RNA sequence: ACGCGCGCUCCGGGGUCGGUGAAAUUCCGAGCCGGCGGUGAUAGUCCGCGACCCACACCCGCAUAGUUCGGGGUGUGGCUGAUCCGGUGAAAUUCCGGAACCGACGGUCAAAGUCCGGAUGGGAGGACGCGCGC
Numbered sequence: 001a002c003g004c005g006c007g008c009u010c011c012g013g014g015g016u017c018g019g020u021g022a023a024a025u026u027c028c029g030a031g032c033c034g035g036c037g038g039u040g041a042u043a044g045u046c047c048g049c050g051a052c053c054c055a056c057a058c059c060c061g062c063a064u065a066g067u068u069c070g071g072g073g074u075g076u077g078g079c080u081g082a083u084c085c086g087g088u089g090a091a092a093u094u095c096c097g098g099a100a101c102c103g104a105c106g107g108u109c110a111a112a113g114u115c116c117g118g119a120u121g122g123g124a125g126g127a128c129g130c131g132c133g134c
Base pairs, nucleotide, nucleotide: 002133003132004131005130006129007128009126010125016030017029018028019027031114032113033103034102035049036048037047038046044101045100053078054077055076056075057074058073059072060071083099084098085097086096087095105117106116107115
């Protein structure tokens, strides 16, 4: 250095302004933000992962007079948004210049990437330490 195991720890941003209106941080105008791994060069828009959502199977526990409702976990599968041009270079849809585009679900007297909420949650992963093997 590598492999396996264990422990510990870290792990999501936009703290908006103006206009119209009875009412909008949701519409209009202008801003602002971008998880994780990979990729001959650095990525919200290339490849993949996670989360959200759906279906099935199994497990857990709580409450209840009863019917039953909802909650959590594991596995499998499904679904899941968006970028081009030019330049440099050995190499870049990743850098530079320019112009674009995308952003779950529920709530909210007006329609949400940005407000409130599930979430002091989950998580792909990262760092460090110890042990064993090599």
Predicted 3D model of a 134-nucleotide RNA (FMN riboswitch aptamer (RFN element)) from Candidatus Frankia nodulisporulans.
The coordinates come from a structure-prediction model, not an experiment, and the mean pLDDT is 83.
Its Rfam family is "FMN riboswitch aptamer (RFN element)". Rfam describes the family as follows. The RFN element is a highly conserved domain that is found frequently in the 5'-untranslated regions of prokaryotic mRNAs that encode for flavin mononucleotide (FMN) biosynthesis and transport proteins. This element is a metabolite-dependent riboswitch that directly binds FMN in the absence of proteins. In Bacillus subtilis, the riboswitch most likely controls gene expression by causing premature transcription termination within the 5' untranslated region of the ribDEAHT operon and precluding access to the ribosome-binding site of ypaA mRNA.The FMN riboswitch structure, reported in present an FMN-bound six-stem junction, adopts a butterfly-like scaffold, stapled together by opposingly directed but nearly identically folded peripheral domains.
It was read from a public genome assembly, where an Rfam model found it.
The source organism's lineage runs through Bacteria, Bacillati, Actinomycetes, Frankiaceae and Frankia.